[in-house]
Molecule: SAM riboswitch aptamer (S box leader)
Organism: Bacteroidota bacterium
Order: sequence, then C1' cells, then structure tokens
RNA sequence: GACUUAUCAAGAAAGGUGGAGGGAUUUAGCCCGUUGAUACCUUGGCAACCGUCCAGAGUGUAGUUUGCUUGCAGACUAAGAGAAGGAAAUGGUGCCAAAUCUAAUCCGACAUUUGUUUUGUGCGAGAGGAAUAGAUGAGUC
Repeated sequence: GACUUAUCAAGAAAGGUGGAGGGAUUUAGCCCGUUGAUACCUUGGCAACCGUCCAGAGUGUAGUUUGCUUGCAGACUAAGAGAAGGAAAUGGUGCCAAAUCUAAUCCGACAUUUGUUUUGUGCGAGAGGAAUAGAUGAGUC
C1' cells in the first nucleotide's frame, strides 16, 4: 500500500516545548485558537478490538459397554478444540472538543408538520435510512 471483516450518538486531561493557524480531502456552514489552539514530548486517564483468565451450549474424535434391524442407536469415560456469557487491565494497539463537528450522492412509504403554487395525484423542506469517503482494530497478501 491492496483486499476482507467489525466498530464509529457513550467514555476519558494536566504539565512542558513551540508560536499561527487548526478541525483528513474539496465546497459551504459551524466551531477551536495569541486567556497560546493544531502538532510534538512527559505523565495521567478512557475503552475493551486482539491477547490472557473463568466458564463451557452444542459438535466432532478415540475407547469401553448395551441393544438390535450389523451399521446404526443409547449410556459412560478420555484428551483436544470450542459458541454465548463473565473478569482483570500487568501484554499489543487505539483513543482522550463538538456524532467521523454538520451538509454534499441516493431513498425518504403511511400519518403528522411546513414552504411555494398555475389548486394538480404538482414542486420542495423534513426526522431517519443507505451509499461513498475516512478513522481504528483484527486477519490475509
């Protein structure tokens, strides 16, 4: 960097360096910022994706045994893997303004609200949903 997949309305800040823009990209809006933002460093914290631990549905394997329809059914035992659920936070990441800050493309039934109107079964707005793009984890290349 590409692909696959899950999540993205919750949560969590102090100090230092530095000195002008910043909030991924384009446009518009809205916000943050010389009361020092963004960024970087240190410390602290949040969360629980991977990993760890507990648990152990159901499934498969092997062995013993019972039944008979002789290759199936039942019971028991063993080792291993293992879904839901749970715990800790000491391991690997991530994150700590605003929904991924909002909108952009498509859909938006019925009912309700609303703008416009030539009064039509019109044209729009609209909560919301989907897609695209992006971020992060895990896996593969």